[in-house]
RNA sequence: GGAGUGGAACAGGUGGCCGCUGGCUUGGUAGUCUUCAGGCUGGAGGAAAGUCCGGGCUCCACAGGGCGGAAUGCCGGAUAACGUCCGGCGGGGGCGACCCCAGGGAAAGUGCCACAGAAAGCAAACCGCCGGUCGGGAUGCAACACACCACCGGUAAGGGUGAAAGGGUGCGGUAAGAGCGCACCGCGCUUCCCGGUAACGGGGGCGGCAUGGUAAACCCCAUUCGGAGCAAGACCAAAUAGGGGGACGAUUAAGGAUGGCCCAUCCAGUCCCCGGGUAGGUUGCUAGAGGUGAUCGGUAACGGUCAUCCCAGAGGAAUGGCCACCGCCUGUCCCCCCCGGGAAGGGGGAUGGGAACAGAACCCGGCUUACCGUUCCACUCCGGUC
Numbered sequence: 001g002g003a004g005u006g007g008a009a010c011a012g013g014u015g016g017c018c019g020c021u022g023g024c025u026u027g028g029u030a031g032u033c034u035u036c037a038g039g040c041u042g043g044a045g046g047a048a049a050g051u052c053c054g055g056g057c058u059c060c061a062c063a064g065g066g067c068g069g070a071a072u073g074c075c076g077g078a079u080a081a082c083g084u085c086c087g088g089c090g091g092g093g094g095c096g097a098c099c100c101c102a103g104g105g106a107a108a109g110u111g112c113c114a115c116a117g118a119a120a121g122c123a124a125a126c127c128g129c130c131g132g133u134c135g136g137g138a139u140g141c142a143a144c145a146c147a148c149c150a151c152c153g154g155u156a157a158g159g160g161u162g163a164a165a166g167g168g169u170g171c172g173g174u175a176a177g178a179g180c181g182c183a184c185c186g187c188g189c190u191u192c193c194c195g196g197u198a199a200c201g202g203g204g205g206c207g208g209c210a211u212g213g214u215a216a217a218c219c220c221c222a223u224u225c226g227g228a229g230c231a232a233g234a235c236c237a238a239a240u241a242g243g244g245g246g247a248c249g250a251u252u253a254a255g256g257a258u259g260g261c262c263c264a265u266c267c268a269g270u271c272c273c274c275g276g277g278u279a280g281g282u283u284g285c286u287a288g289a290g291g292u293g294a295u296c297g298g299u300a301a302c303g304g305u306c307a308u309c310c311c312a313g314a315g316g317a318a319u320g321g322c323c324a325c326c327g328c329c330u331g332u333c334c335c336c337c338c339c340g341g342g343a344a345g346g347g348g349g350a351u352g353g354g355a356a357c358a359g360a361a362c363c364c365g366g367c368u369u370a371c372c373g374u375u376c377c378a379c380u381c382c383g384g385u386c
Stems, first nucleotide, its partner, number of pairs: 001382010012326007020043008045357001049368002052366005057229004064263004069225005074088005089103001090101004104220002109218002111214003126159002128155006135149002167185006186209001187207004192203004233283004243274006255267003290309008328354010
C1' cells in the first nucleotide's frame, strides 16, 4: 500500500420565522368544566416493518386425566420465557482471520434412490480370468499341443455404467481369484485405562467385519405445550319493545362451558328464526423483567451492589413546514505535490447534483426482512521498504 474477516456507534448540526401536541403553571370567572392568551418542560425507529416465536397483563375458569395434534432435538450454562443468546464438542467450507449445520435413532418396521448399468438390499455376471468335456472344425497316418466355437463348473481381483457397486493399500496364497490369511488404515463392540461436569478426545483389548444413502420421507425415542386477545377487559350515562314465534330438555341432564375427540367437573335452562334500541364518555394507556454511570463475580451470555434519571401517550390519530450557513457523498473543470506520463493517490478552488429503508397505537425479550452513508476497534492474508 492492497485484499478481506469479526464487532460497535451515529442516522446530519446550528440559528431564525410560522405551526401542532402531552404535562405543570399564571390570567380572565363566585366555583367547576371548556375555550382563549402567556410561561416552563417533553414529543417516532434501528428497524417503529413482518405478525414469525416467547412472555407480562386481561378474560373464559374452579381447571384434572387420556387420545390426537404441534414444537424442539449433541453437551453445559444464561434468561421471566423461547424455536433466542453464550461457551464447548462433532461434521463441513476457506491459505487464514473466520463462516455454516433442520446435530437423537437406519441393529423395530415401511417407503424411496430417476436414467445408465448384469446388478441399487440382501443381491447380481455385460466384457473378462481359470478349469473341465475331447464335444465341433481344420491339418497331417493317428494322437497331443496352440488358437477359435459350444456346453458345464468356479470367480468378483481387472474393465465398463453410475452420485453411490458386498471397505482401501501392500504382501502371501490360489487352477484363477476373494479378508481366504497377514500388516497398516477404516468399521463395529468394549461395567478396561487417562483427560474432561458432560458431549467427546487419546490409548488398550476383542472381532474379519450385518452398516450403502435417505428420517426439512412415514415412523420410533426424549422433552415441552389450554384458548382468545387491548377491537382483551372494567366503569358510567343514555335509549328501546320487562317484544314475538318455534325445537329440545329439566337433577340418573338433552344442551352449554374460548382449538379437535373422550372421561371427569361445573351451570340450570340450551339452541334457532323474525323484529326493535344503543354503538356516547371515562379507563385500560405508560415508573418499567426501565435507562445511564461506577464497581464486583463470570471466558462469555448475563447477574449482584451503589448512585442517578423520568426520556411520546395520540384517539381517525400530534411530533411539521420554509429560509440561511456549516458538515457528508458525488460528477466536471482549473492549480499544486508526486510522476517518464492528465496513471493511481493526496491537497486547494470553482460549479452542478444527491442524501436511503422508512412513522409509535398495551408493553417488553428475540428472530427475520429493507437500507444512503460516515466513524472507530481488533484480527488475517498478499506485496514492497527499512

A computed fold for a 386-nucleotide RNA from a Magnetococcales bacterium, annotated as Bacterial RNase P class A. It matches the Rfam family "Bacterial RNase P class A". It is annotated as a ribozyme. The coordinates come from a structure-prediction model, not an experiment, and the mean pLDDT is 76. NCBI's taxonomy places the organism under Bacteria, Pseudomonadati, Pseudomonadota, Magnetococcia, Magnetococcales.